[in-house]
């Protein structure tokens, strides 16, 4: 990396459009795609620097899909 299996959280909220799927706006919320921030330390002049921590830009809040991460096989 590929295949298979497992895999959390949070309104099936309100209004409008749309045949459905879905889209727009509003308020509320989640933390596990991605993104951003930093302690020690380093540098020596404003530059670097981790996470499952923090933020919530993005994403998400029935099911499905997605999903960090884990297991097995190649």
């Nucleotide at each position: 990396c590929u295949g298979c299996g497992g895999g959390a959280g949070a309104g099936a909220c309100u209004c409008c459009c749309a045949u459905c799927a879905g889209g727009g706006a509003g308020c509320g919320c989640c933390g596990a795609a991605g993104g951003c921030g930093c302690a020690a330390c380093a540098c020596g002049u404003c530059c670097g620097g981790a996470a499952a921590c923090g933020c919530u830009c993005a994403g998400g809040c029935a099911a499905a899909a997605g999903g960090a991460c884990c297991g097995c096989a190649g």
Predicted 3D model of a 74-nucleotide RNA (Glycine riboswitch aptamer) from a marine eukaryotic metagenome. Of the family's consensus pairs, 89% are formed in the model. Its mean pLDDT, the model's own confidence on a scale to 100, is 80.